[in-house]
Molecule: transfer RNA
Organism: bacterium
RNA sequence: GGGCCGUUAGCUCAGCGGUAGAGCAGGAGCCUUUUAAGCUCUUGGUCGGAGGUUCGAAUCCUCCACGGCUCA
Numbered sequence: 001g002g003g004c005c006g007u008u009a010g011c012u013c014a015g016c017g018g019u020a021g022a023g024c025a026g027g028a029g030c031c032u033u034u035u036a037a038g039c040u041c042u043u044g045g046u047c048g049g050a051g052g053u054u055c056g057a058a059u060c061c062u063c064c065a066c067g068g069c070u071c072a
Base pairs, nucleotide, nucleotide: 001071002070003069004068005067006066007065010024011023012022013021018055026042027041028040029039030038048064049063050062051061052060
């Protein structure tokens, strides 16, 4: 330098073009002598960045950044 894959909540990851979710973590409550465990509720997102297409983009297209694999 070329090709491919990835980037979404604090972490690990889902997510058919129609206003983004789970588990864990965090907060509150119940239970328990207390802790842990369990149960219920709940906070938390400029979807890596910039453009484009579209009535509408996390999703499609282009470029860029970062990471990984691979070829030379």